[in-house]
RNA sequence: CCGUGCUAGGCGGGGCGCUAGCGGUGCCUUGUAACCUCCAACCCGCUACAGGGGGGCUGAUCUACGGCUGAGGAUAUGCUUUGUGGGGUCCGGAUUGGGUAAGUGAUGAUGAAAGUCGGGUCCUGUGCGACAGACUGCCGUGAACCCCGUCAGGUCCGGAAGGAAGCAGCGGUAAGCGGAUUUGUUCUGGGUGCCGCAGGAGCGCCUGACUCGAGUCGGCUGCCCAAAUACCGCCCGGAAGGCAUCAUUCCAAGCCUUAGUGCACGG
Numbered sequence: 001c002c003g004u005g006c007u008a009g010g011c012g013g014g015g016c017g018c019u020a021g022c023g024g025u026g027c028c029u030u031g032u033a034a035c036c037u038c039c040a041a042c043c044c045g046c047u048a049c050a051g052g053g054g055g056g057c058u059g060a061u062c063u064a065c066g067g068c069u070g071a072g073g074a075u076a077u078g079c080u081u082u083g084u085g086g087g088g089u090c091c092g093g094a095u096u097g098g099g100u101a102a103g104u105g106a107u108g109a110u111g112a113a114a115g116u117c118g119g120g121u122c123c124u125g126u127g128c129g130a131c132a133g134a135c136u137g138c139c140g141u142g143a144a145c146c147c148c149g150u151c152a153g154g155u156c157c158g159g160a161a162g163g164a165a166g167c168a169g170c171g172g173u174a175a176g177c178g179g180a181u182u183u184g185u186u187c188u189g190g191g192u193g194c195c196g197c198a199g200g201a202g203c204g205c206c207u208g209a210c211u212c213g214a215g216u217c218g219g220c221u222g223c224c225c226a227a228a229u230a231c232c233g234c235c236c237g238g239a240a241g242g243c244a245u246c247a248u249u250c251c252a253a254g255c256c257u258u259a260g261u262g263c264a265c266g267g
Stems, first nucleotide, its partner, number of pairs: 001267006009058003012030005020047005035055005062260003066256003072250004076245007084237004090233001092232002095227006102221003105217003114211008122200006128193002131189004135184001138179004147172004155164003
């Protein structure tokens, strides 16, 4: 140095959490080599040489110091998102009321505001009219007899002449019935009238005239004051996340260097 067979060793690590502490099961992460199984989170097993039990693979490889690099995690800090509790005496915004008249707008010498006079609207009384209804007037119809006129026939009186009553018919009317809508010194009514007269009332509104001679209004913006609400912003508190590293810390895998590290047989 080679071959064969054994044994030691190896068959993951880290962070969080839990724990007096160590490890496991638990959660997260690494990455390719990261064995199987039983026990086990109000837990399971150990004691600073710190899981316990059983099985399997590999087998001299494994282990350690130091350095480089650094996935990932934790803390701290800063920024930020979501939602939440509280605060109205927060010079805040949005809302409402009042004021002002800087801007704008409207209106005004075809006369602002102001002043004076008058009328209407309102109430009462009265008058006239329209409308509606009733009544009346008009037309028509309408009485076997108990309405009128005329009364054929017939009846009665009379010697006769001549008279009388009077049915039907005809004509006309009363009560009643109907019609038209053309009558009216008629009556009644009211959500009646560009109506009249008188009296009353008088804030407001409309309107006419006279005096006067330049502003008036306050719609929108602005400004001021006040109020209410808790919608937005703001302040205080706490919860759950995200991003960043200027910070601290733990640290896998990988690389480099150094050191340590068996046995037996045969060639």
Predicted 3D model of a 267-nucleotide RNA (Bacterial large signal recognition particle RNA) from Peptococcaceae bacterium UBA5757. The sequence was found by an Rfam model in a public genome assembly. Its mean pLDDT, the model's own confidence on a scale to 100, is 79.